[in-house]
Context: one part of a larger RNA
Molecule: large-subunit ribosomal RNA, domain II
Organism: Microscilla marina ATCC 23134
RNA sequence: GCCUACGAGUUAUCUUUAUUGGCAAGGUUAAGUUGUUAAGCAAUGAAGCCGGAGCGAAAGCGAGUCUUAACAGGGCGUAUAGUCAGUGGAGGUAGACGCGAAACUUGGUGAUCUACCCUUGACCAGGUUGAAGUCCCAGUAACAUGGGAUGGAGGACCGAACCAGGAGACGUUGAAAAGUCUUUGGAUGAGUUGAGGGUAGGGGUGAAAGGCCAAUCAAACCAAGAAAUAGCUCGUACUCCCCGAAAUGCUUUUAGGAGCAGCCUCGGGCAUAUUCUAACGGAGGUAGAGCUACCGAUAGGACUAGGGGGCCUCACAGCCUACCAAAUUCUGACGAACUCCGAAUGCCGUUAGAUUUACCCGGGAGUGAGGGCAUGGGUGCUAAGGUCCAUGUCCGAGAGGGAAAGAACCCAGACCAUCCGCUAAGGUCUCCAAGUAAUGACUAAGUUGAACAAAGGAGGUUUUGUUGCUGAGACAGCCAGGAGGUUAGCUUGGAAGCAGCUAUUCCUUUAAAGAGUGCGUAACAGCUCACUGGUCGAGCGACAGAGCGUCGAUAAUAAACGGGCAUUAAGUCAUUCACCGAAGCGGUGGAUUAGAAAUAGUGGUAGGGGAGCAUUCUAGCGACGGCGAAGAUGAGCUGUAAGGCUUGUUGGAGUUUCUAGAAAAGCAAAUGUAGGC
Numbered sequence: 001g002c003c004u005a006c007g008a009g010u011u012a013u014c015u016u017u018a019u020u021g022g023c024a025a026g027g028u029u030a031a032g033u034u035g036u037u038a039a040g041c042a043a044u045g046a047a048g049c050c051g052g053a054g055c056g057a058a059a060g061c062g063a064g065u066c067u068u069a070a071c072a073g074g075g076c077g078u079a080u081a082g083u084c085a086g087u088g089g090a091g092g093u094a095g096a097c098g099c100g101a102a103a104c105u106u107g108g109u110g111a112u113c114u115a116c117c118c119u120u121g122a123c124c125a126g127g128u129u130g131a132a133g134u135c136c137c138a139g140u141a142a143c144a145u146g147g148g149a150u151g152g153a154g155g156a157c158c159g160a161a162c163c164a165g166g167a168g169a170c171g172u173u174g175a176a177a178a179g180u181c182u183u184u185g186g187a188u189g190a191g192u193u194g195a196g197g198g199u200a201g202g203g204g205u206g207a208a209a210g211g212c213c214a215a216u217c218a219a220a221c222c223a224a225g226a227a228a229u230a231g232c233u234c235g236u237a238c239u240c241c242c243c244g245a246a247a248u249g250c251u252u253u254u255a256g257g258a259g260c261a262g263c264c265u266c267g268g269g270c271a272u273a274u275u276c277u278a279a280c281g282g283a284g285g286u287a288g289a290g291c292u293a294c295c296g297a298u299a300g301g302a303c304u305a306g307g308g309g310g311c312c313u314c315a316c317a318g319c320c321u322a323c324c325a326a327a328u329u330c331u332g333a334c335g336a337a338c339u340c341c342g343a344a345u346g347c348c349g350u351u352a353g354a355u356u357u358a359c360c361c362g363g364g365a366g367u368g369a370g371g372g373c374a375u376g377g378g379u380g381c382u383a384a385g386g387u388c389c390a391u392g393u394c395c396g397a398g399a400g401g402g403a404a405a406g407a408a409c410c411c412a413g414a415c416c417a418u419c420c421g422c423u424a425a426g427g428u429c430u431c432c433a434a435g436u437a438a439u440g441a442c443u444a445a446g447u448u449g450a451a452c453a454a455a456g457g458a459g460g461u462u463u464u465g466u467u468g469c470u471g472a473g474a475c476a477g478c479c480a481g482g483a484g485g486u487u488a489g490c491u492u493g494g495a496a497g498c499a500g501c502u503a504u505u506c507c508u509u510u511a512a513a514g515a516g517u518g519c520g521u522a523a524c525a526g527c528u529c530a531c532u533g534g535u536c537g538a539g540c541g542a543c544a545g546a547g548c549g550u551c552g553a554u555a556a557u558a559a560a561c562g563g564g565c566a567u568u569a570a571g572u573c574a575u576u577c578a579c580c581g582a583a584g585c586g587g588u589g590g591a592u593u594a595g596a597a598a599u600a601g602u603g604g605u606a607g608g609g610g611a612g613c614a615u616u617c618u619a620g621c622g623a624c625g626g627c628g629a630a631g632a633u634g635a636g637c638u639g640u641a642a643g644g645c646u647u648g649u650u651g652g653a654g655u656u657u658c659u660a661g662a663a664a665a666g667c668a669a670a671u672g673u674a675g676g677c
Base pairs, nucleotide, nucleotide: 001677002676003675004674005673006672011094012093013092014091015090016089017088018087019086020085021084022083023082026050027049028048032044033043034042035041036040054061055060064076065075066074067073097235098234100232104225105224106223107222108221109220115199116198117197118196119195120194121193122192123191124189126158127157128156129154133150134149135148136147137146138145162186163185164184166183167182168181169180170179201217203213204212205211238612239611240610241609242608243607248261249260250259251258252257262367263366264364265363266362267361268360269359273357275354276353277352278351279350280349281348282347288341289339290338295335296334299331300330301329302328304325306324307323308321309320310319311318370395371394372393373392374391375390376389377388378387379386400411401410402409415590416589417588418587420586421585422584426580427579428578429564430563431562435577437576438575439574440573441572442571448566449565456551457550460548461547462546463545464544465543466542467541468540469539477535478534479533480532481531483508484507485506488502489501490500514529518527519526591602592601593600594599613666615663616662617661618660619659620658622656623655624654631650632649633648634647635646636645637644638643
């Protein structure tokens, strides 16, 4: 993992509600007793309970009563029948749908493991070092001191047994629930060890690690309280039909739980009160807008109090001001907590039309983690697949088609069948159903072909407009000229068109030629341009806008048209026709719900309601069975489903329709339990 068996809303009692039945202003017995039985049943038993009257704290009064001074007002009552039993739903009390703690309490059992202690024993190969003391010699006044022997100290040294466990490898379903190998530490000591004994669970013991106390220790183990409790996790078993949520508000030692309300369902009542659309009538201060209409804030100017600065003065006064600036005024302009204004929606009401709800009472719930998208906002960075509100929608609880793939984006709401048709979104070269469709343009970047990008740069290209030149010859190219006063003046070492400054930058000769456009020189020179003529022969410039492109363009395996691939397209823009395309719509056949019918419906999680199938047992009336029951294993038929029927083989003795009743009444899951494989 699979198979088989077992495995979870039960029972008692009380309450409440629906329903069925009995009796009814009443209803009903309990224990007990008597009779009779196989269980049991019948009779009796009025004690008690519920109802029949309420109100008040109570005395008390009473269809009323309480409050109160009240005969006022108000509160609760009166005017609607109960009760007993059966059955279904739910709740309380009990283990109360099943399994599951860590823990707590009580009483015991443990120191044969291990910690420490007590008593009594045992053990430590071999080698090394050589303390004190002593002796001899030297030495001293005597000591001291030195040397040599002797001696045999030490939590001394090396190293087996023994004890330990520092490092590595192996082992890791091991040879082993802690080991093996190599290496290592101690090895006369705070050493190791045998036997006997002691300390016990909030207790012991601890050279102290929360270590150890029998493979168990931040409180051992065993039994009991005990089915502890579990607002938590998991699981909770046959079928079909109808409806169908919530993830919100308030409160909560409350936040993953509850109570009340909201939203769902079932029964009863009421009867258009609901919803939508249109018209009409209302309230309002949002969007927008505006502000010499207020409040606040605000850029520039004018005007002008006040202040600052300057001039002047002995002082007062006076004058100036590219300074700051109230009030006033002109132009411009801002505001969720500004408004002279002011929508659309939404909200309220009336009428009309359409439609199916609305509301009240009662039984049963679930939900009270929501999420994406669009729009209006707060917060945040006008960040987030962020967060908090509001309105809508979808997912949640929604399948189907499209977006390559995809909860919520687009299309569209699946009763069943169908080898019928039409469409939606989206598509029609091919993978892949349908156009290598039509017309006109654009793009050359594979841009693009369904995620996505800026500031900025650029004679990419198409197009629109404005404007200028042009057969009196433009634009580009080529040929030629491009001069004189003059090296303008100033400055300067120099400044001659061309370092810099000044300028009414002038005049002359000219077809034309600047007191000079750029390069160049130390300064000149030189080259060139503007400008002019010739040649050529038809369009040529400048500016602004639009379309499609280009660069900007950088992320980690090669990877963002889905792939192949595609260039007058299979890209982009515009127009047009045809076709494909879904569980949409339609056709045909069928089922079912509501309804008298016509007709309309039948996606669905939590959840509510309804109708059935199967299993075991019981009662009654029956039926089948050795001419073969149940069971097992094949085949066929049949019902919308749970299922049912027939038959072959096997099997060898019981089985069962129908109508009722009663349940140990249905398994895929619980790291479910047991067995087998």